[in-house]
RNA sequence: AUAUUAGAGUUUGAUCCUAGCUCAGGAUGAACGCUGGCGGUGUGGAUAGGGCAUGCAAGUCGAAUGGGUUAGACCCAUGGCAGACGAGAUAGUACAAGGUAGGAACUUCCCUCUGAGUCGGGCAUAACUCAUCGAAAGAUGAGAUAAUUCCCGAUGGUCUCUACAAUUAAGUUUGAGAGUAAAGAUUUAUCGCUUAGAGAAAGGCCUGCCCCGUAUCAGCUUGUUGGUGAGGUAAUGGCUCACCAAGGCUAUGACGCGUAGGGGAGCUGAGAGGCUGACCCCCAUCGAUGGAACUGAGACACGGUCCAUACACCUACGGGUGGCUGCAGUCGAGAAUAUUCCGCAAUGGACGAAAGUCUGACGGAGCGACACCGCGUGGUAGAUGAAGCCCUUCGGGGUGUAAAUACCUUUUAUCUGGGAAGAAGUCAUUGACGGUACCAGUUGAAUAAGGGGCUCCAAACUCUGUGCCAGCAGGAGCGGUAAUACAGAGGCCCCAAGCGUUAUCCGGAAUCACUGGGCGUAAAGGGUGUGUAGGUGGUUGUAUUAGUCUUGUGUUAAAUCUUCGAGCUCAACUCGAAACUCGCACAGGAAACGGUAUGACUAGAGCAUGUGAGAGGUGAGUGGAACUUAUAGAGUAGGGGUGAAAUCCGUUGAUACUAUGGGGAACACCAAAAGCGAAGGCAGCUCACUGGUACAUUGCUGACACUGAAACACGAAAGCAUGGGUAGCGAAUGGGAUUAGAUACCCCAGUAGUCCAUGCCCUAAACGUUGCUCGCUAGCCUUAUGGGGAUUUGACCCCCUAUGUGGCGAAGCCAACGCGUUAAGCGAGCCGCCUGGGAAGUACGAUCGCAAGAUUAAAACUCAAAGGAAUAGACGGGGACUCGCACAAGCGGUGGAUUAUGUGGCUUAAUUCGUAGGUAAGCGAGAAACCUUACCGAGAUAUAACUUUGCACGAUUGUUUCCUGAAAGGGAUUCGUUCUUCGGACGGGCAGAGAGUGAUGCAUGGCCGUCGUCAGUUCGUGACGUGAGUUGUUCCCUUCAGUGGGGUAACGAACGCAACCCUUAUUGUCUGUUACAAGUGUCAGGCAAGACUGCUCUCUCACGAGAGAGGAAGGCGGGGAUGACGCCAGGUCCGCAUGUCCUUACAGAUCUCGGGCUGCACACGUAAUACAAUGGUCGGUACAACAGGAAGUGAAGGAGUGAUCCGGAACAAAUCCUUAUAAGCCGAUCCCAGUCCAGAUUGGUGUCUGAAAUUCGACACCAUGAAGUUGAAAUCGCUAGUAAUCCCAGAUCAGCACGCUGGGGUGAAUACGUUCUCGAGUCUUGUACUCACCGCCCGCCAAGUCAGGGAAGUUGAGAGAACCCAACGUACAGAGUUCUUCUGUCCUAAGGUUAAUUCAAUAACAAGGGCUAAGGCGUAACAAGGCACGGGUAGCGGAAGCUGCUCGUGGAAUGUAAUUA
Repeated sequence: AUAUUAGAGUUUGAUCCUAGCUCAGGAUGAACGCUGGCGGUGUGGAUAGGGCAUGCAAGUCGAAUGGGUUAGACCCAUGGCAGACGAGAUAGUACAAGGUAGGAACUUCCCUCUGAGUCGGGCAUAACUCAUCGAAAGAUGAGAUAAUUCCCGAUGGUCUCUACAAUUAAGUUUGAGAGUAAAGAUUUAUCGCUUAGAGAAAGGCCUGCCCCGUAUCAGCUUGUUGGUGAGGUAAUGGCUCACCAAGGCUAUGACGCGUAGGGGAGCUGAGAGGCUGACCCCCAUCGAUGGAACUGAGACACGGUCCAUACACCUACGGGUGGCUGCAGUCGAGAAUAUUCCGCAAUGGACGAAAGUCUGACGGAGCGACACCGCGUGGUAGAUGAAGCCCUUCGGGGUGUAAAUACCUUUUAUCUGGGAAGAAGUCAUUGACGGUACCAGUUGAAUAAGGGGCUCCAAACUCUGUGCCAGCAGGAGCGGUAAUACAGAGGCCCCAAGCGUUAUCCGGAAUCACUGGGCGUAAAGGGUGUGUAGGUGGUUGUAUUAGUCUUGUGUUAAAUCUUCGAGCUCAACUCGAAACUCGCACAGGAAACGGUAUGACUAGAGCAUGUGAGAGGUGAGUGGAACUUAUAGAGUAGGGGUGAAAUCCGUUGAUACUAUGGGGAACACCAAAAGCGAAGGCAGCUCACUGGUACAUUGCUGACACUGAAACACGAAAGCAUGGGUAGCGAAUGGGAUUAGAUACCCCAGUAGUCCAUGCCCUAAACGUUGCUCGCUAGCCUUAUGGGGAUUUGACCCCCUAUGUGGCGAAGCCAACGCGUUAAGCGAGCCGCCUGGGAAGUACGAUCGCAAGAUUAAAACUCAAAGGAAUAGACGGGGACUCGCACAAGCGGUGGAUUAUGUGGCUUAAUUCGUAGGUAAGCGAGAAACCUUACCGAGAUAUAACUUUGCACGAUUGUUUCCUGAAAGGGAUUCGUUCUUCGGACGGGCAGAGAGUGAUGCAUGGCCGUCGUCAGUUCGUGACGUGAGUUGUUCCCUUCAGUGGGGUAACGAACGCAACCCUUAUUGUCUGUUACAAGUGUCAGGCAAGACUGCUCUCUCACGAGAGAGGAAGGCGGGGAUGACGCCAGGUCCGCAUGUCCUUACAGAUCUCGGGCUGCACACGUAAUACAAUGGUCGGUACAACAGGAAGUGAAGGAGUGAUCCGGAACAAAUCCUUAUAAGCCGAUCCCAGUCCAGAUUGGUGUCUGAAAUUCGACACCAUGAAGUUGAAAUCGCUAGUAAUCCCAGAUCAGCACGCUGGGGUGAAUACGUUCUCGAGUCUUGUACUCACCGCCCGCCAAGUCAGGGAAGUUGAGAGAACCCAACGUACAGAGUUCUUCUGUCCUAAGGUUAAUUCAAUAACAAGGGCUAAGGCGUAACAAGGCACGGGUAGCGGAAGCUGCUCGUGGAAUGUAAUUA
């Protein structure tokens, strides 16, 4: 300088954090689904390195040579070169490979250059001919022959060797000696051949560094490591052999096991990284499997040889043949991968002197949307915004300029014509692709659009169907009758010849964190120390430089990537150039840091000296209290124990008391948040031995330090072993209680154990849930130990300081809680540990242990959470405070009786329905004989009982009578021919709207109940907090009250409270229908006054409280109306309204009659009446208010024992009527009884209402005279004009009131007080609850299902070991007929035997784990969870669990004490 980093959903009632899961992006040799016009360039068997039919893929040379044949540019054979390249595949291989950088002891056919040479001679043999064997493949014998085949000889150097001489570090060099060569062909110019040297290029060998996982693989190794000598090789070397030595590798991971070709590179990523190794290039390895050598320059050889094995084929059964991991192709397996194509025209290769031949290398074409890139499927105009379809508020809107229609264009397509480059040769000839690309023209919108999605993440919405069904789904999640989430449709969104899905990789994921995370409570600090390796390391000087920095050189193949440029019309693609290639090696330089070496220093560390404190440790001794026991005394009936009891002990004398003796264990007070120790832990006192540590002073050593895998040591309690001991306590166990049960909690006993010695075990909530060390960063207070100062006679108090131990706090940190010089702050070093929950600290393996068990430590499977902190609620068998007829104090009841009434249940044809703790049950219903009525039975009707629209009509209507019938209805019939304001009315007909007390109160409105007339519930602004939220609204005083005051990071405000309203109590005033004799105002209505703690005193800061005065009324005077935010899916679809669904002609609609709602073994609720003398009965006598009245109230008077009747005055009402009161008072009587109480029930006779009184009304009279003598457990109301008691009126209503709503009369008792019960409020506390305790939740059993582990066994595979046998073949030895010979030895593939071992599959059986709406048993945990919970350990128990010992607080509450404010 340039480039460069994105998040979201999901745990909760909500929040922050932690943490996992999921998504959006890119990629692929892909596959699958739907769809599909064209072209270019790429790419295409990833599985079975499974098997292969057929064809082709390596030959060439007559200018090396012999022959055959003649048709040849022919064939056979010898010979030469090639066949070790090219092409394919990735099985094996964790290294003998690969990459990179180097090295020394080597080779090289062909090619280039240089030097020298190429002389003489000879023996064979194939093809061929003849003969023989064989099915074939092929073989054998005889005969003849050539060469650039083979052999012998000569010569030779700069080649090889050396017993020689000299020389050298060295056969190093020189000399000398010995040995080793050759081939010709064709015709004049070359090509060959031999030898030597050099080069180029290629190959062999060696070394450093890099190079997957696993330690549940920790030790491996005998040719192993090295040496000497020899053999072998082109060459070094244990490469091989003999001998010698005993080495070599390993925690920096040897050895083993699993997996895997390596690299350039590819994908992704901001990068660092992570993943991959298709196509192209380089290297390696392989060629059916295993082994072996031959030839050759080169092989231990893909299309060569030999052997073995498996497989396949031919066969005359004797024997033979084969290797597509070359190109095509085929079968198989698989989700899946192409033509048995053209050509050597180009590029390249082999041979050849060349022409040329060969070339499935290669160049091309074909197939596949497999990928990338490009193009097209038309353009312009076109509104009655057509039709269709969809939606709709029914008005309209959308699809939509979209279509139709008109005009235009021709990329593409079609046809016609023209037509390449690619070709380079010396002339000529030569194009597979291909009549292709390209160019021009013809025809004509003509040939060409789909896929996915639309709840959120995440762009895009409606209708219909479905009804937790069918289904969707990546996650969250959707679907149980109004589904934008399922299915279809319309519309819309995104991509586009593709679009989606699946699989895999990277990213997001800072979710393994080098860049770039953490560990107090979320997962995570080892129980503690000592200390090895390792890591890290004070100040200063000098020297050096493998680290570090810098410069240069070499290398880092090409392709790829990046930049620039160029060529195909563009692009993909291709070409050119530059840049890059971060590494390694070599050379030079620097010396700050680090290292090394060597000096010096003292601040780290240590030592010495002096002093001190301490439950530090080990051993021994010893003391008192308590307990228990024995004996004795004394003494009598109980003791003990509990919530209450019982088991138990005691008259054989307990308990309690005294004395004496024995025994074991633990150490009160001191004592503390104190002290000591590494931790565990440590407590009477004394002694002995002993560790650590603090302070002070000076001196000494001179970095000696810190940390610390491994290792070692210590390590509570429980437990184990052996031997002791055993008072108390006390798992197990026995008994007693409790309980539904009680394997528990409580009680009585009690064994192991607890104690000692010795040896094991090695774990804890081994905790400060906080590793160790060093440095830095405000303070205040307390306490322990030491020192100093000041002061004092000496101290105390005080000040300073070091070390320890605590509390509160600045900055800072933290998710918050909190931490805060004893850090969880800021930094450094080292170690340990974590990576979602469960499965699981489990299985398997290993180590340790006597055992119990400990340590190390997974996976399958399963879930989308699990979790931390804090917040608001709710809840608690948590706390504090306050209130309420909540309790208490009282009065009267209910629960017992009879009746009434409602409900349940039962019954029934029906007994209509709703309501269900409080908050249903004299409730809806403030009036069920019919009606009501919704139910049942029977009979009917069909637009109908009611409403309405449209159409047409008016002899169908209206009216009379009759028949049938229970009625409704049905059927006949007489008379008349409607009214009108001309709109219509009325009537029936047709058609459409209908109707429904049918369902859903969990679709709703409205209304209501309830908490509760409780005092609460919120908002704005501000402030605090990351946030949910908090503050305000808490606190103190006070109030009926969140009422008021004070204080206060709050200030104000709203809905509630209060007040305003009504009524009542007092007065004034106005009016005066009625009232009363007047006049008045007791009455009625209107207006107004009055009460406000205003006044006095006490207390108080104030608010207010208490007392008093005055007053009709006194502290809200009494009563009512009024019901906050909300809660209960509370109640009501049967008051009404209303969505949706259902029924609709044999109805769930409508009408009629009758019945039912009143039914009665029973249970419950609410009432009435009583049980009597505070009473009953009889007689006399007094006093109201509210309210109602015209189809009404009904007077006087009269009749009747009475209900009632006759009567009808008066009154639409302060006028008249209901209306009389009753309790009360005054007398009389009854005399405590089932009564002169009580009145049920029943009989009879009546009255009234009403069509109707049987089911089923009320009342009267006469008669009858039941239960009942004050009510168990339990439970209700009420605080003053109240309870109790007595009547009256009204609504409903034809009639019917013990109910309801009101009214007045008479008229009490008690409240100490807030412990308890219930409810409510405020604050606080705990919580695993939030559907909110009717919550949550644990284990066992039963059922189903899934995966994994164990397992007697069975089977398969792998790597080896030992032994047996041993092919081919090399080497060696021997023999003979010297040859394609035979025999033997060593080694050895394959095969066999044996015992072990690893892995996998399977398995009877048994055990554990996960999952699964509504099974059984309990209730362990969460609140003090009802016995606080939890860790370790031990015993026991259906199960959760219980109990013992010890430890933790991750326990509530309370008390005491201390500290701080």
Molecule: small-subunit ribosomal RNA
Organism: Alphaproteobacteria bacterium